[in-house]
Molecule: transfer RNA
Organism: Candidatus Staskawiczbacteria bacterium
């Protein structure tokens, strides 16, 4: 410079046009002489901006951040 890919919770990963789901971590609470453990329960996420569409995490588009190609 040019093509591709990836971006979801504090991590790691599902979902793929109609309320975003789990595992570990976080916090509360039961239990315990106390701690761990176990149960029960909380709250915490769609990179960013636009189009499309009754409706967008999801399709398009552009930008940004990794990572890969090829020169």
């Nucleotide at each position: 410079g040019c093509c591709g890919c990836u971006u979801u919770a504090g991590c790691u990963u599902a979902g793929u046009g109609g309320u975003a789901a789990a595992g570990c971590a976080g916090c509360u609470g039961u239990u315990u002489c106390g701690u761990a453990a176990a149960c029960a329960g909380c709250a915490g996420a769609c990179g960013c901006a636009a189009g499309u569409c009754c409706g967008a995490u999801u399709c398009u588009u552009g930008c940004a951040u990794g990572c890969g190609g090829c020169u």